[in-house]
RNA sequence: GCUGAUGUAGCUCAGUUGGUAGAGCACCGCAUUGGUAGUGCGGAGGUCUCGGGUUCAAAUCCCGUCAUCAGCU
Numbered sequence: 001g002c003u004g005a006u007g008u009a010g011c012u013c014a015g016u017u018g019g020u021a022g023a024g025c026a027c028c029g030c031a032u033u034g035g036u037a038g039u040g041c042g043g044a045g046g047u048c049u050c051g052g053g054u055u056c057a058a059a060u061c062c063c064g065u066c067a068u069c070a071g072c073u
């Protein structure tokens, strides 16, 4: 330098036929207990790496950019 993959909540990931973003763990509150743990119920937390384009509407399609990983020279 070229090719490919990945980038979504604190962490691990889902969402891939474009239609107002979800799960598990962690965190906070309440209940249960003599007190923990566990369990149950509830809650908070992300506008999806960033910029632009298409569209009534984009995490999703297109272009570029950055980061990580793999391969090639």
Base pairs, nucleotide, nucleotide: 001072002071003070004069005068006067007066010025011024012023013022019056027043028042029041030040031039032038050064051063052062053061

Predicted 3D model of a 73-nucleotide RNA (transfer RNA) from Candidatus Fimicola cottocaccae. The sequence is in RNAcentral, with records from ENA and Rfam. Model confidence (mean pLDDT): 82 of 100. Rfam family: tRNA.